[in-house]
Overview: Bacterial RNase P class A from an Oscillospiraceae bacterium, 357 nucleotides, folded computationally. Its mean pLDDT, the model's own confidence on a scale to 100, is 75. NCBI's taxonomy places the organism under Bacteria, Bacillati, Bacillota, Clostridia, Oscillospiraceae. It is recorded under the gene name rnpB.
RNA sequence: CGAGUAAGCCGGACGGUCGCGGGCGCAGUUCCGAAAGGACGCGUACGAGGAAAGUCCGGGCUCCAUAGGACAAGGGUGCCGGGUAACUCCCGGUGAAGGCGACUUUAAGGAAAGUGCAACAGAAAGUAAACCGCCGCCAAAGUCUUUGACCGAGGCGGUAAGGAUGAAACGGCGGGGUAAGAGCCCACCGGCGAAGUGGUGACAUUUCGGCCUUGUAAACCCCACCCGGAGCAACGCCGUGGAGAGACUUAACUGCGGUCCGCAGGUCUCAUGGAGGCGGCUCGAACCGGUAGGAAACUACCGGUCCAGAUAGAUGAUCGUUCAAGACAGAACCCGGCUUACAGGUUUACUCGGAAA
Numbered sequence: 001c002g003a004g005u006a007a008g009c010c011g012g013a014c015g016g017u018c019g020c021g022g023g024c025g026c027a028g029u030u031c032c033g034a035a036a037g038g039a040c041g042c043g044u045a046c047g048a049g050g051a052a053a054g055u056c057c058g059g060g061c062u063c064c065a066u067a068g069g070a071c072a073a074g075g076g077u078g079c080c081g082g083g084u085a086a087c088u089c090c091c092g093g094u095g096a097a098g099g100c101g102a103c104u105u106u107a108a109g110g111a112a113a114g115u116g117c118a119a120c121a122g123a124a125a126g127u128a129a130a131c132c133g134c135c136g137c138c139a140a141a142g143u144c145u146u147u148g149a150c151c152g153a154g155g156c157g158g159u160a161a162g163g164a165u166g167a168a169a170c171g172g173c174g175g176g177g178u179a180a181g182a183g184c185c186c187a188c189c190g191g192c193g194a195a196g197u198g199g200u201g202a203c204a205u206u207u208c209g210g211c212c213u214u215g216u217a218a219a220c221c222c223c224a225c226c227c228g229g230a231g232c233a234a235c236g237c238c239g240u241g242g243a244g245a246g247a248c249u250u251a252a253c254u255g256c257g258g259u260c261c262g263c264a265g266g267u268c269u270c271a272u273g274g275a276g277g278c279g280g281c282u283c284g285a286a287c288c289g290g291u292a293g294g295a296a297a298c299u300a301c302c303g304g305u306c307c308a309g310a311u312a313g314a315u316g317a318u319c320g321u322u323c324a325a326g327a328c329a330g331a332a333c334c335c336g337g338c339u340u341a342c343a344g345g346u347u348u349a350c351u352c353g354g355a356a357a
Base pairs, nucleotide, nucleotide: 001353002352003351004350005349006348007347008346009345010344012322013321014320015319016318017317018316020047021046023044024043025042026041028040030039031038032037049328053339054338056337057336058335059334060333061231062230063229064228074227075226076225077224078223079093080092081091082090083089094108095106096105097104098103109222110221114220115219116216117215118214131163132162133159134158135157136156137155138154142150143149144148171189172188174186175185176184190212192209193208194207195206196205197204198203235279236278237277238276244270245269246268247267248266253265254264255263256262286305287304288303289302290301291300292299293298323326
């Protein structure tokens, strides 16, 4: 210098003016409303994100159910150890696959419990199988120097070494062996089983053994473990009226009525709760810094900080300066993850190749 790998960070900056949102402070003989409650003025400091997104997992919170346990059904998870409130997440490791390498990926339990499936091609796709080839025996026809020999259509049998088909052909490779062959025998390798050693464990490794079992469980299934349901339009509080129940009194008022009586309206209370209003709502498994523990995820302690909270929904408009000329994108109960989108800039560590000193 070139090509890469891993982990992060930033996501235009500064200032002026005018607005908008909630908080706090000050102010009121103010305004709206039946009330609950709300509005308005001035000042003040704040006011979207790394993904606020998808709503895919896990939790908090609320109500319902169970108010204990087990089973069934349904769903989920699936190598090992650790982390966490929890997880299908994170960290570290093991095995496998890929890369020269830094490193990356991994839906990674069981196919020797059972069932299913394996298209096309191929002889045969799993209680294997003989198309070609190879080998043995029998042998028609034919040839010759004819009691013999050669050749060998065809038939019967052996053979999974070779060819051919396929994603996959019943361990691989070499040697021995054989009529030809074959774990038939042997060495090495792979797989399986047992034992020893190391490791918390997944697993690794050594020795021995028999001689070897197709693939598929993101097919059914089996095994182990986990899971009650619904969601902030949850849910709680206030609540004129309406409809409901009860009480009161004809003392007063209105209607029916000439008057009395009576009836209806009426008054009060109760629970329910439509409209409307308030809470839930943002101080939280929070953020920043330090110390300690740990390989890491993470945890503990100490100190500091307060950082949107709307409800038709604020977070904007405009002007100036400046640079590298600004991507994806907008909170709606909250938090931890995952996934997806993203112009450009930037930091650290490492790998491979080239060149120079």